[in-house]
């Protein structure tokens, strides 16, 4: 300077936002009161805008959180075939490690620790 492998799957969660659903705002109609050319108060229903600086449900979601399963690796045993300690299946034990990381772009309704990305770059 190069190569190859570790780097799968769901699921929770840190986390995000704002299509949905609930919330809260304002209007609208109706309803009763009160005023009596304006109107206002107080319930109620649909409908309409708004608002994530609205706790939350729905949704998204970690390479570097967390379990869990699976793959793979070691050593053993077990069955079938067999020349075999090869191969194919099963089964118990064991590993399965480290990991600082922008800017900017991208989707979905949107935003993100999602993708780009175990990237550029640093040690």
């Nucleotide at each position: 300077a190069u190569g190859a492998a570790a780097a799968g799957c769901a699921g929770c969660u840190a986390g995000g936002g704002u299509u949905c659903c609930g919330g809260c705002c304002g209007g609208u109609c109706c309803g009763c009161g009160c005023a009596a050319u304006c109107g206002c108060a107080c319930g109620g229903g649909u409908c309409c805008g708004g608002c994530g600086c609205c706790u939350g449900g729905u949704c998204c979601g970690a390479g570097a959180a967390c379990g869990g399963c699976g793959a793979c690796c070691c050593a053993c045993c077990c069955g079938g075939u067999g020349a075999a300690c090869a191969g194919c299946g099963g089964g118990c034990g064991g590993g399965c490690a480290c990991a600082c990381g922008g800017c900017g772009g991208g989707a979905c309704a949107a935003a993100a620790g999602c993708c780009c990305g175990g990237g550029a770059g640093g040690u």
The RNA shown here (Guanidine-I riboswitch aptamer) has 123 nucleotides. The model forms 100% of the base pairs in the Rfam consensus. Model confidence (mean pLDDT): 80 of 100. Rfam family: Guanidine-I riboswitch aptamer. Rfam 15.1 lists 1,509 matches to the family in 1,281 species. On this family, see Trachman RJ 3rd and Ferre-D'Amare, RNA 2021: "An uncommon [K(+)(Mg(2+))2] metal ion triad imparts stability and selectivity to the Guanidine-I riboswitch".